[in-house]
Predicted 3D model of an 85-nucleotide RNA (c-di-GMP-I riboswitch aptamer) from a Deltaproteobacteria bacterium. The sequence is in RNAcentral, with records from Ribocentre.
RNA sequence: UGCACGAAAAGGCAAAGUCCCCGAAAGGCGACGACGCAAAGCCAUGGGUCUAAAGCCGCACGGCCAGGAUUGCCAGGUUGCCGAA
Numbered sequence: 001u002g003c004a005c006g007a008a009a010a011g012g013c014a015a016a017g018u019c020c021c022c023g024a025a026a027g028g029c030g031a032c033g034a035c036g037c038a039a040a041g042c043c044a045u046g047g048g049u050c051u052a053a054a055g056c057c058g059c060a061c062g063g064c065c066a067g068g069a070u071u072g073c074c075a076g077g078u079u080g081c082c083g084a085a
Base pairs, nucleotide, nucleotide: 005083006082012037013036017032018031019030021028022027035072041078042077043076045075046074047073048070049069050068055064056063057062
């Protein structure tokens, strides 16, 4: 120095909830707030899950469907702080 690993230290992020805004919805931005997280940094690539505006089907309540969403669902890729056993 690198990899593995995760004691300590310095810090980091921010669940639920509330308010505001965007959105058809799922959900998202921001503020407050901390459930937790060693990648809970980034990427929607594979899988899963959520929603269904438009579209299609249906006499009808409805049904199907992702170009939408979720990285704090899993996997993968990629970039990082510190350095005990």